A computed fold for a 73-nucleotide RNA from an uncultured Clostridia bacterium, annotated as transfer RNA. Its Rfam family is "tRNA". Gene Ontology term of the family: triplet codon-amino acid adaptor activity. It is annotated as a transfer RNA.
Parts: sequence; C1' cells; structure tokens
RNA sequence: GGAUCGCUAGCUCAGUCGGUAGAGCAUCUGACUCUUAAUCAGGGGGUCCAGGGUUCGAGCCCCUGGCGAUCCA
Repeated sequence: GGAUCGCUAGCUCAGUCGGUAGAGCAUCUGACUCUUAAUCAGGGGGUCCAGGGUUCGAGCCCCUGGCGAUCCA
C1' cells in the first nucleotide's frame, strides 16, 4: 500500500427480503427465606462507530472517514 470481516444496552451477541430495536448475563424493585444464596414476578437501561446519500421509511442498501481483527504485498 491492497483485500476481507467486525463495530447494536454495563458485558457477550441476535436482528431474515428495508417497515414499532431484542435475548442472555449483569443491575434495580418485589415475593419467598431467620439471613445470604438459589428460585419466581416485574422494572429501568440504546445518538445501532461518525458524517453524507438513496427511500414514504435505513441497524439493514450506497459513498467517505474512524477504530479493531485477519490475510496478501
């Protein structure tokens, strides 16, 4: 220098053919318990890496940039 892949909740990750952003764990509250743990019920938590474009509508498609990983030179 070139190519490919990834970036979504505190963490690990899903998200199909473009149509109301989700799960597990964690956290908070309650139940249960002498207490803790476990179990059960419920809640909160998101600038989907940034900017731009396409579209009635973008996490998803296109362009540019950033960061990370791998490969080639």